[in-house]
Predicted 3D model of a 681-nucleotide part of an RNA (large-subunit ribosomal RNA, domain II) from a marine sediment metagenome. The full RNA is in RNAcentral, with records from MGnify.

Context: one part of a larger RNA
RNA sequence: ACCAGGGAGUUUGUUCAUGUGGCAAGAUUAAUUCUUUUUGAGAAGAAGUCAUAGCGAAAGCAAGUCUGAAAAGGCGGGAGUCACAUAAGCAAGACCCGAAGCCGAGUGAUCUAUUCCUGGACAAGGUGAAGUUUUCCGAAAGGAGAAUGGAAGCCUGAACCGGUCCUGCGAGCAUGCGGUCGGAUGAUCUGGGAAUAGGGGUGAAAAGCUUCUCUAACUCGGCAAUGGCUGGUUCCUGUUGAAAUAUGCCUCAGUAUAGUUUUAUUCUGUUUGUCAACGAGGUAAAGUACAGAUAGGAUUUGCAGGGCUUAUAAGCUACGGAAUCCUUUCUAACUCAGAACUUGUUGACUGCAAUGAAUAAAAAUGGGGGUAUGUGCGUAAGGUGCAUUUCCGAGACCGGAACAACGGAGACUAUGGUUAAGGUCCCAAAAUUUAUACUAAGUGUUUUAAAAGGUGUCUUGAAUCUGAGACAGCAGGGAGGUAGGCUUAGAAGCAGCCAACCUUUAAAGAAAGCGUAACAGCUCACCUGUCAAGACUCGGGGCCCUGAAAAUGGACAGGACUAAAGUAUAAUACCGAUACCAUAGAGCUACUCAGAUGAGUAGUCUGGUAAACAGGCAUUUUUUUUGCUUAGAAGUUUUUUCGAGAGAAAGAGUGGAGCAAAAAGAAAAGAGAAUCCUGGU
Numbered sequence: 001a002c003c004a005g006g007g008a009g010u011u012u013g014u015u016c017a018u019g020u021g022g023c024a025a026g027a028u029u030a031a032u033u034c035u036u037u038u039u040g041a042g043a044a045g046a047a048g049u050c051a052u053a054g055c056g057a058a059a060g061c062a063a064g065u066c067u068g069a070a071a072a073g074g075c076g077g078g079a080g081u082c083a084c085a086u087a088a089g090c091a092a093g094a095c096c097c098g099a100a101g102c103c104g105a106g107u108g109a110u111c112u113a114u115u116c117c118u119g120g121a122c123a124a125g126g127u128g129a130a131g132u133u134u135u136c137c138g139a140a141a142g143g144a145g146a147a148u149g150g151a152a153g154c155c156u157g158a159a160c161c162g163g164u165c166c167u168g169c170g171a172g173c174a175u176g177c178g179g180u181c182g183g184a185u186g187a188u189c190u191g192g193g194a195a196u197a198g199g200g201g202u203g204a205a206a207a208g209c210u211u212c213u214c215u216a217a218c219u220c221g222g223c224a225a226u227g228g229c230u231g232g233u234u235c236c237u238g239u240u241g242a243a244a245u246a247u248g249c250c251u252c253a254g255u256a257u258a259g260u261u262u263u264a265u266u267c268u269g270u271u272u273g274u275c276a277a278c279g280a281g282g283u284a285a286a287g288u289a290c291a292g293a294u295a296g297g298a299u300u301u302g303c304a305g306g307g308c309u310u311a312u313a314a315g316c317u318a319c320g321g322a323a324u325c326c327u328u329u330c331u332a333a334c335u336c337a338g339a340a341c342u343u344g345u346u347g348a349c350u351g352c353a354a355u356g357a358a359u360a361a362a363a364a365u366g367g368g369g370g371u372a373u374g375u376g377c378g379u380a381a382g383g384u385g386c387a388u389u390u391c392c393g394a395g396a397c398c399g400g401a402a403c404a405a406c407g408g409a410g411a412c413u414a415u416g417g418u419u420a421a422g423g424u425c426c427c428a429a430a431a432u433u434u435a436u437a438c439u440a441a442g443u444g445u446u447u448u449a450a451a452a453g454g455u456g457u458c459u460u461g462a463a464u465c466u467g468a469g470a471c472a473g474c475a476g477g478g479a480g481g482u483a484g485g486c487u488u489a490g491a492a493g494c495a496g497c498c499a500a501c502c503u504u505u506a507a508a509g510a511a512a513g514c515g516u517a518a519c520a521g522c523u524c525a526c527c528u529g530u531c532a533a534g535a536c537u538c539g540g541g542g543c544c545c546u547g548a549a550a551a552u553g554g555a556c557a558g559g560a561c562u563a564a565a566g567u568a569u570a571a572u573a574c575c576g577a578u579a580c581c582a583u584a585g586a587g588c589u590a591c592u593c594a595g596a597u598g599a600g601u602a603g604u605c606u607g608g609u610a611a612a613c614a615g616g617c618a619u620u621u622u623u624u625u626u627g628c629u630u631a632g633a634a635g636u637u638u639u640u641u642c643g644a645g646a647g648a649a650a651g652a653g654u655g656g657a658g659c660a661a662a663a664a665g666a667a668a669a670g671a672g673a674a675u676c677c678u679g680g681u
Base pairs, nucleotide, nucleotide: 001681002680003679004678005677006676011092012091013090014089015088017086018085019084020083021082022081023080026050027049028048032044033043034042035041036040054061055060064075065074066073067072095232096231098229102222103221104220105219106218107217113196114195115194116193117192118191119190120189121188122186124156125155126154127152131148132147133146134145135144136143137142160183161182162181165179166178168177169176198214200210201209202208235616236615237614238613239612240611245258246257247256248255249254259365260364261362262361263360264359265358266357267356269352270351273349274348275347276346277345278344279343280342281341286335287334291331292330293329295327296326297325298324299323300322301321303320305319306317307316308315309314368392369391370390372388373387374386375385376384377383397408398407399406412585413584414583415582416581417580418579422575423574424573425559426558431572433571434570435569436568437567438566444561445560452546453545454544456543457542458541459540460539461538462537464535465534473530474529475528476527477526479503480502481501484498485497486496509524512523513522514521586606587605588603589602590601591600592599593598617670619667620666621665622664623663624662625661626660627659628658635654636653637652638651639650640649641648642647
């Protein structure tokens, strides 16, 4: 891992409700006793319980009573009781499995910690303390040398004890193996025998050790401890169908009440939508009439302060203050005014009537999430809080490449057709459809880029110049007074300051730019000729370009597409879903029909998690009745048929002795999951 078997709402008491039955103003026995065909029945037994009268705190009164001066108001005014069945609550282990723990009584020191008693062990080598002997020096004290000697928690290193590093090898009879390493006459190691026991011991102290167990051992018992926590909880079909909210809680993984769901009974029609009439509201946008803020200006005012002139004073002020006015910019806690929209009452139409309400019983839920809109917090978030809405949750199907909640649409079954969203070149069902434009960037065919730019291109508007010749090009002229005056070393159109005239002209600045030390020189403005028809400027709109950076190579899903298969505006056809329509069928609910376990009609009925309710299938067994079976029971293998399904039946093989149906009853009554249990492979 698989297979087989086992495996979870039970039992007793009690309360309440519903159903059925008995008796009924009553109902009923309990203990116990008796009988008997004896483990089953029948009888006796009224003690008790519930009901039969309530109201009041009570005295008490009583179909009434209590409060009250009264009026009036509260409660009450003839159905129960016993048994059985079922749902739920409560007390019990109480659906099953699951702690870590707590307490009690015992068992352990053959491991290990420490201690005690009695024994044992330590190759070899090195160093060479004290002491002793002796020689020398010295007056002595003492010193030096040599020999001897053999000390030491001394050194090197086996046995022995350990366990540093490789974090080497090793999943195996494992706390193993290898190399390396520490101690090795000592606080050494070790055999045997004893002592200390669980909140206790022992501990050169690591909360170490105390028999693979230690921040409190092990065994048994209390014990099925408790668990608001995890997991599991076994057949079918039908009807309805949630919640993730509010309030309280040592409450936030829970629970109580309400809300939402279901079932039963009784009563009853109801108002989703549209329109109309009469009302309610102060939001969005907007506005500046009020409140508050905001920028500039004008007017008035010397007025808190500052500045200036003066100095007993006073005056002025382009700083500043105040008021008014004009313009400018705003506001959740501003509103002169003010929508959409929401909502109340009434009426009409429409829809549904399977609706609504009350009472009783039973739940689940009380971790929610997303879109859109409006908002608070936050730089923001696939963030978080709130309100409305709808969807997912509990919703399949079609589209969106894929994709809980985005678009379409709410799936009883079968067959055929028509559409929705979305699509129609290929992948891939359906247009290489029709018409007119735009785009050249593969822009785009995607949900997605900004400010700022573009002499990319299309379109539209408004000025100005223009056959009396525009614009661009080319050719020519561009002069004189004068080198204006000043300044300056110089200043001559062109360093700088002042002024900017006059003349000749078709036209020409006391000069727009280069240039020179200063001149010179080259252009420009301006004028003429030539040429020949549009030129130039400023706006609006469409598409496009730049702006534009991310990590393996690469994404319009892909291929690919350019008068598109892109973009914009129109048009027709087709494809496309469990939607809609048609036909046939099943069920449900309501109604009608008198025999109804049926038939007919109708329905805008029949998705569904938690949950409630209803009807069935199967297993074991009891009673009664009816049956089957050696001419082959049960079981088992297989095939076929029937049923919506749980399941049922028949045939064939095997098997070799019991078994079934119907009607009632009783349950140890249904497995795929529980790191489920046992066995097998």